[in-house]
RNA sequence: AGAGUUUGAUCUUGGCUCAGAAUGAACGUUGGCGGCGUGGAUUAGGCAUGCAAGUCGAGCGGCAAGGUUUUUUAUCUUCGGAUUUUGAACCCUAGAGCGGCGAAAGGGAUAGGAACGUAUAGAUACAUGCCUCUUAGCUCAGGAUAGCGUCUGGAAACGGGCGAUAAUACUGAAUGAGGUCUCCGGACCAAAGGUGCGAUUCCGCUAGGAGAUUGGUCUAUAUCCUAUUAGCUAGUUGGUAAGGUAACGGCUUACCAAGGCGAUGAUGGGUACGGGGCGUGAGAGCGUGACCCCGAUCACUGGGACUGAGACACUGCCCAGACGCCUACGGGCGGCUGCAGUCGAGAAUCUUCGGCAAUGGACGAAAGUCUGACCGAGCGACGCCGCGUGUAUGAUGAAGGUCUUCGGAUUGUAAAGUACUGUCGAUAGGGCGGAAAUUUACGGUGGCCAUCCAUCGUAUUUGACCUAUCUUUUGAGGAAGGACGGGCUAAGUUCGUGCCAGCAGCCGCGGUAAGACGAACUGUUCUAACGUUAUUCGGAAUCACUGGGCUUAAAGGGCGCGUAGGCGGUUUUUUAAGCGGGGUCUGAAAUCCCUCGGCUCAACCGAGGAACUGGGCUUCGAACUGGAGAACUAGAGUGAAGUAGGGGUAAGCGGAACUUGCGGUGGAGCGGUGAAAUGCUUUGAUAUCGCAAGGAACACCGGUGGCGAAGGCGGCUUACUGGGCCGUAACUGACGCUGAGGCGCGAAAGCGUGGGGAGCGAACAGGAUUAGAUACCCUGGUAGUCCACACUGUAAACGAUGAAUACUAGGUGUAGGUUAUAUCAUGUAAUCUGUGCCGUCGCAAACGCAAUAAGUAUUCCACCUGGGGAGUACGGCCGCAAGGUUGAAACUCAAAGGAAUUGACGGGGGCCCGCACAAGCAGUGGAGUAUGUGGUUUAAUUCGAAGCAACGCGAAGAACCUUACCAGGGCUUGACAUAUACAGGAAUAUAUAAGAGAUUAUAUAGUUCUUCGGAACCUGUAUACAGGUGGUGCAUGGUUGUCGUCAGCUCGUGUCGUGAGAUGUUGGGUUAAGUCCCGCAACGAGCGCAACCCUUAUGAUCAGUUACUAACGCGUAGAGGCGAGGACUCUGAUGAGACUGCCGGGGAUAACUCGGAGGAAGGUGGGGACGACGUCAAAUCAUCAUGCCCCUUAUGACCUGGGCUACAAACGUGCUACAAUGGCGGCUACAAAGAGGAGCGAGCAUGUAAGUGUAAGCGGAUCUCAAAAAAGCCGUCCCAGUUCGGAUUGUGGGCUGCAACCCGCCCACAUGAAGUUGGAUUCGCUAGUAAUCGCGCAUCAGCCAUGACGCGGUGAAUACGUUCCCGGGC
Repeated sequence: AGAGUUUGAUCUUGGCUCAGAAUGAACGUUGGCGGCGUGGAUUAGGCAUGCAAGUCGAGCGGCAAGGUUUUUUAUCUUCGGAUUUUGAACCCUAGAGCGGCGAAAGGGAUAGGAACGUAUAGAUACAUGCCUCUUAGCUCAGGAUAGCGUCUGGAAACGGGCGAUAAUACUGAAUGAGGUCUCCGGACCAAAGGUGCGAUUCCGCUAGGAGAUUGGUCUAUAUCCUAUUAGCUAGUUGGUAAGGUAACGGCUUACCAAGGCGAUGAUGGGUACGGGGCGUGAGAGCGUGACCCCGAUCACUGGGACUGAGACACUGCCCAGACGCCUACGGGCGGCUGCAGUCGAGAAUCUUCGGCAAUGGACGAAAGUCUGACCGAGCGACGCCGCGUGUAUGAUGAAGGUCUUCGGAUUGUAAAGUACUGUCGAUAGGGCGGAAAUUUACGGUGGCCAUCCAUCGUAUUUGACCUAUCUUUUGAGGAAGGACGGGCUAAGUUCGUGCCAGCAGCCGCGGUAAGACGAACUGUUCUAACGUUAUUCGGAAUCACUGGGCUUAAAGGGCGCGUAGGCGGUUUUUUAAGCGGGGUCUGAAAUCCCUCGGCUCAACCGAGGAACUGGGCUUCGAACUGGAGAACUAGAGUGAAGUAGGGGUAAGCGGAACUUGCGGUGGAGCGGUGAAAUGCUUUGAUAUCGCAAGGAACACCGGUGGCGAAGGCGGCUUACUGGGCCGUAACUGACGCUGAGGCGCGAAAGCGUGGGGAGCGAACAGGAUUAGAUACCCUGGUAGUCCACACUGUAAACGAUGAAUACUAGGUGUAGGUUAUAUCAUGUAAUCUGUGCCGUCGCAAACGCAAUAAGUAUUCCACCUGGGGAGUACGGCCGCAAGGUUGAAACUCAAAGGAAUUGACGGGGGCCCGCACAAGCAGUGGAGUAUGUGGUUUAAUUCGAAGCAACGCGAAGAACCUUACCAGGGCUUGACAUAUACAGGAAUAUAUAAGAGAUUAUAUAGUUCUUCGGAACCUGUAUACAGGUGGUGCAUGGUUGUCGUCAGCUCGUGUCGUGAGAUGUUGGGUUAAGUCCCGCAACGAGCGCAACCCUUAUGAUCAGUUACUAACGCGUAGAGGCGAGGACUCUGAUGAGACUGCCGGGGAUAACUCGGAGGAAGGUGGGGACGACGUCAAAUCAUCAUGCCCCUUAUGACCUGGGCUACAAACGUGCUACAAUGGCGGCUACAAAGAGGAGCGAGCAUGUAAGUGUAAGCGGAUCUCAAAAAAGCCGUCCCAGUUCGGAUUGUGGGCUGCAACCCGCCCACAUGAAGUUGGAUUCGCUAGUAAUCGCGCAUCAGCCAUGACGCGGUGAAUACGUUCCCGGGC
């Protein structure tokens, strides 16, 4: 000192939460010792028992038991005496009484009390036992009464009658220094003795004075919340008189007056002992009032007085009440908020302890007695402080645990082991100190002679509780835990669990790989404790005095006038209240702080100092504020001179429009809408002309122009009236600003009474729209809108910006004045007041504001303190009502907001692309069939793919195999891999038998290499392990699809912004393109675009075999068949060519674009490969790889058969058609690209054909597949379910293959279905394209291929254009 949490990210506002310190604490886990503290906070609830206030015989009368002496009686006798009895004296004295002092202190508690209760500072109308000092005195006399005796009542408590007695008890008289009263003459007022041989002298007594101490009373100031408590008060406020009190006083009474208190909060309600202090905090503050100290109050509850110096009295009295106890029922007794203790309630708080040894108190002359005050001990980790639980060494880094990439790492010098020490504890013994100003005795000295006091000496006496400390012995032995480990916040891994169980202070974890749950290991932290809960302060500047805000985040009152209050111009004199300096008194002690000191240290304790921020008195000062006096004119106001205006109120007038009525013309519709309908209209509408009536509003001018405080104000005229501005400087002389309450004004709607009512028009009715349409649109229409009077009192009453004053760069409009100057005229310059825009500084979270401030300052008022609940409820006030105003809480959330940023989206806008639409061509959707999919079915119909971007997709070939699925039969180190050990055998091949086969059994053949150890291979056994198309594509790699071949996506540096971000990449042009040019706070760069690569189109050069053949030659029925050639075609290698290069127009002279020339090709020539940053948790664990999980005589592996080919209906993609641009038959041309050895297979033969037989050539520019087809020519068909179409089915064949039943292809003959161009809809294509025609190939034994991938032949139509649909870019 801060941190977490609102967002995709950012800044800000704002709440919530955390880290700190503390406690009279409690709870959980754990617990060795000591010191010092501390401990009923709740029921001021009830209490058994014991103790907590007595003492004095030196005040008094007396006295049980006992002792000593003496006397007497009796008995016994060891004659010493012992025991017993009576009387006297003395000592001692229990228990009780009279009397004195004390009991009003000490101890406890905090109920009540908001008060002179407390605190601070003062005051005095007062009292004060004991104590100190001092003055004067202490003479004489008297009568009682307890105790006691006797009689007697009562259960008891407690009494009653009679009799006798004492005092320092009580009474009278005397005296009076002094005191009190006084009319100043006088009057009145005391006393007690004790001790002792002995008292003026010691202890007491009486009356005064003084002091000290303590108390009473009064005053000023301070002292919680509430206005949803605003008025309270009759002894009330004051006076006079009297009474009363220790004393002032309405304290009480009588009379008189009518006061007193209150917004500076009376009265009422709630809560609470106050202070020193304590906790926290940097402080200011905030919270608190345990222990200790001071004060107050209380003592079962309520009331009352008595005694006394002192009480209205904690362990006194009386009365009443509740509660409890005793009782003989008549009546009595009691008060723990003293110390212990008990019950109850509670989360919770101790021993029915010891002692008066110390300190202090009461009494006493004293010894002493009493003292639950106090001193000590006990219990409780309740707090603070201290100590210990060992130290050193010790690496095979042991074992075990945990993790692991299996190598190791870690626990960890930790342990064990070795060498030591001895704190604390335990054991046994010694021992300082709390205790000297104590007690007693004796002696000495001094004080006034003393019985008294002080002091010294000697001897003697006193410890409840303890024990510091030292020594002996002992032995590492008896002594460590708690919380936490996702972030905040120091510290992580594995397993289990699977939105379950659970965690959590906030954010939040957990749905199969959880560092957040539970456990283990390990780590972090504190440590005899550690956590949790509760509470306080802090952080929180989150109530802001120090130290906040109010345009948009919560927050400016709708506006004015104005009361109280607050604040206030210039000069001067004075005062000294505020203010400042000095002095002084006080601010108890303790606490806090500083410095010393004492316990070994510390906590703790002692001493000194400082401080106690406060209050009083006094003195000095006079700048500023205030008070008083005097003056001024710059603020404010008045006068006289001008001036603008929808400022207000009332009355009158006007025209346009509208509606209605009457009349004329006219004749079929009008009206209304996106389109309609309701509605009006032949009883004459709409339209049009004339006249009349009525009500409301005032076009143009008209304008970020004017006026007003705001609401608001708009035709014209008149009357009355408010305010402003400008200039002048005659007058007043601070008269000012703000303004809680208060008063007034206050849009629209609404309310009351009475008018008025044209248009408009809530409600309502109807018509439409719609899925519905209580709406938007249409036709009507009532309140209302208008007027007068009265009420309501609210609006996004907004500039979301309170009023006033002053100051702080400019520029430019506009309205109203004035001044200067000038012009024919418009003007120019200055200045004041309004009203707008832009903008510097400054401010602001930013947006923005910026002389009309949201800037810089001052004054005053209003208001805010997280969101919701809620401007709600209750109460008060106002209102006719509607409602307004004031205005909460419970509960609930961790957010709710503001401004700005980026992207995406919009039935928002601009610009631009694409077979996107449009323009065209051919299709799909209808039929039959092929194929894929969903669904259904099934033992199984294996699995995946799902809008575009799944569905002739994975699959470039499911009869077995494939195969992953199903049924059945069999196997378990395994069908496959590696390694080890042991045993056996070559391996291998063939045959037979059983079986559906896997498999099993048997037989035969065979006998490798070798350094003789063995090796390779096979079989069996055993162990590690194999195996899995099992799960998770949301754990992954790799690969792929898609947006999209769309033109985009980024970076460095710089700059701008608090920041997210922006700039660059935007803008003007241009392009297929972020392509290029220009401009520009940007300058550069990268990935994409383009180019480089392949192919195709044209030449050239080189090279010619298997290709080619012009010339020459040979040769054939014919033929590049042969020699030869290198010209041509072609093949294939190199190189050329195209670059807006050239010309013209346009354009910024640019980029570029349009046209042209040349050219085989022209503006990227055509096609391909090539796919930026990223998106879709897109697809794939079944290509492969792979983490984790799961199976292991099975989810592995083998075999036979079946299934993947099922079929009511559905969808996608194709094929074939519906025909004449055609079908069929015959004849006849022209390709390209491929494939071929378990192959392609010519030719020949054969068969109607599929094919078969035989067989040449060719691993191929040579041979083969191979016939290209459409086209062309000839013929036929004549518009029909056909000579179209070919499905379906039958029969017979062929081929492949162990095997064509489920379930192959082909051929021939026969059969001859639907279908006559296809609804809504929808797909492809812009040129060698669409359409159409055939050819080839991969997979492959064969093939369900009409699929996929390639090849060439023939070969169109259309594009005005970018409004619309889809996708994309800026």
Molecule: small-subunit ribosomal RNA
Organism: uncultured bacterium